Context: one part of a larger RNA
């Protein structure tokens, strides 16, 4: 010096634990907000630095209701209070509820500052307290709405690259991602000018198949349907017009009225064409807003079975023997592993406000039949020219829907459409609206579950975390868990300069669990011993 061995320090790995996350089912709820929200600032405690509550009535105030012994949050001392004349606590109403914040008198560097009226203070004042004064729509006004915030989900407006295509440029990525706008609990789509196809279907939406088919594409990468079947849910309707009637108003007149306009009230709503009208007949048939009474459910909350002995141990829930309960053996605790010890569980009660079902009243709604002359039945529409989107479909043979720009019909002998176009046939009735369900999302509450993580993991965040720290600023963004069963947290003594830091003593089953505290490996470090050079 090296090797080994033993024993320390040093470290924190591993192992268990889990307070907390991540996926998820099931029910609920789907919004707060000018009655001032969401998010803050600053107060608020006997002492009060942070969190947490609350807001000058400030760890709270008031009613009613529930519970029934301790209670002044976290948060463990002291002190000084309150409570069986029912406290603390739980549930529902209520009350209060600074200032900023949409922020709304007016300003402004958020939490500050300065006014205008009125009305009080005998009030004249550079005064104080209450109260009210901001815009935009609608309206005559009085008054009503709206505005801002909030995870994702839905419609609409705009709208990329990077990538692939082994380059790129059409394409793709994608009508995605970022913004904007709008809206509900869902939305948005919806009652055929739809599809078929020689046979039929009978609004829409959603899953499945059809089918990676057909098709489409520098026919590259690549995109990608409908028929038609199998489910899930089902629901239909109200207007424009013809016509009548009414008010108002204009033109006209022989002053009797007549025509137009524009409101309004009745009719009227579809293709097998309807409806107006002209005759005829009826009060059917269903639907039903809202009202009153029924009252299942419903907040805190109650009741809720059934074990003892004996061994081990620092403790029994273990293990040995014997018993019970069971509409309860779900789950958590408890000094180790508990159906019978605690809380709970199954079931049973229970009640404010709330009210789902029914019952009865009931505003409104709602149907024919023949006739077929004349009316009506969505106009700058349909269509087409040019450019352009959208459709699985890139302009192609290119239908179909949208649409900026020009043109511009037809009236039921009428129009569209069945993938250029053209006949037959067959389907349909655009140019007005509204419409539960089945669908889709989960900021959020309660139940619950996981061949999900267990502290470098799982949400960045188990812990006072979107926190310390970092940046001008957008913004980026940590590390950090465990004593014990219980603090029984080491009285006293002792070396020390010591309130350091170690040794006794004491507690504990342990202290090799002393708070840098469960277990306590590895490198590193050191010390004794052996072998070796």
């Nucleotide at each position: 010096g090296g090797c080994g061995u033993a024993u320390g320090g040093g470290g924190a790995a591993u192992g268990c634990c889990u307070a907390g996350g991540c996926u998820c089912u099931c029910a609920g709820a789907g919004g707060c907000g000018a009655a001032g929200a969401a998010g803050g600032a600053c107060g608020u405690g006997a002492c009060a630095a942070g969190c947490u509550g609350c807001g000058a009535a400030a760890a709270g105030c008031u009613a009613c209701g529930g519970g029934g012994a301790c209670a002044g949050g976290c948060a463990c001392a002291u002190a000084c209070u309150g409570a069986u004349u029912g406290a603390u606590c739980c549930g529902u109403a209520g009350a209060u509820a600074u200032c900023c914040g949409a922020a709304u008198g007016g300003g402004g560097c958020a939490a500050c500052c300065c006014g205008g009226c009125a009305u009080a203070u005998u009030g004249a004042a550079g005064a104080u307290a209450u109260g009210u004064c901001a815009c935009c729509u609608a309206g005559c006004a009085a008054u009503a709405g709206g505005a801002g915030c909030g995870a994702a989900c839905c419609c609409g407006g705009a709208g990329a690259a990077c990538u692939g295509a082994a380059a790129c440029a059409u394409c793709u990525a994608a009508g995605u991602a970022c913004c904007c706008g709008g809206a509900g609990g869902a939305g948005a789509a919806g009652a055929a000018a739809a599809c078929a196809a020689a046979a039929g279907u009978g609004a829409u939406u959603c899953c499945g198949u059809a089918a990676g088919u057909a098709g489409u594409g520098g026919c590259g990468a690549g995109c990608g349907a409908a028929c038609g079947c199998g489910g899930a849910u089902u629901a239909g309707c109200c207007c424009a017009a013809a016509c009548c009637a009414u008010a108002a108003u204009u033109g006209u007149u022989a002053c009797g009225g007549c025509a137009g306009u524009u409101g309004u009230g009745g009719g009227g709503u579809u293709g097998u064409a309807g409806g107006a009208c002209u005759a005829c007949g009826a009060u059917a048939u269903g639907a039903g807003c809202g009202a009153u009474g029924u009252a299942a459910u419903g907040a805190a909350u109650u009741a809720g079975a059934a074990u003892u002995g004996g061994a081990u141990g620092g403790a029994a829930a273990u293990c040995c023997a014997a018993g019970c309960c069971a509409a309860a053996g779900a789950c958590g605790g408890u000094g180790a592993u508990a159906g019978c010890c605690c809380g709970g569980u199954a079931u049973a009660a229970g009640u404010a406000a709330a009210g789902a079902u029914c019952a009865u009243c009931a505003a409104u709604c709602u149907a024919g039949u023949a006739g077929u002359a004349u009316c009506c039945u969505g106009a700058g529409u349909a269509g087409u020219g040019c450019g352009g989107g959208g459709c699985a479909c890139g302009u192609g043979a290119a239908a179909c829907c949208c649409u900026g720009u020009g043109u511009g019909a037809a009236u039921u002998u009428g129009g569209c459409g069945g993938g250029a176009c053209c006949a037959u046939c067959c389907g349909u009735u655009a140019a007005g609206g509204c419409u539960a369900a089945a669908u889709a999302c989960u900021c959020c509450u309660g139940a619950g579950a996981g061949a999900c993580c267990g502290a470098u993991a799982g949400u960045g965040a188990a812990c006072c975390a979107g926190u310390a720290c970092c940046g001008u600023g957008a913004g980026g963004g940590a590390a950090a868990g465990g004593u014990g069963a219980a603090a029984a947290g080491a009285a006293c003594c002792c070396u020390g300069a010591a309130u350091a830091a170690g040794g006794g003593a004491g507690u504990g089953a342990a202290a090799a669990a002393g708070a840098u505290c469960c277990u306590g490996a590895a490198a590193c470090c050191a010390u004794a011993c052996g072998c070796u050079u």

This is a predicted structure of a 533-nucleotide part of an RNA (large-subunit ribosomal RNA, domain I) from Aquimarina aquimarini. Rfam family: Bacterial large subunit ribosomal RNA. The source organism's lineage runs through Bacteria, Pseudomonadati, Bacteroidota, Flavobacteriaceae and Aquimarina.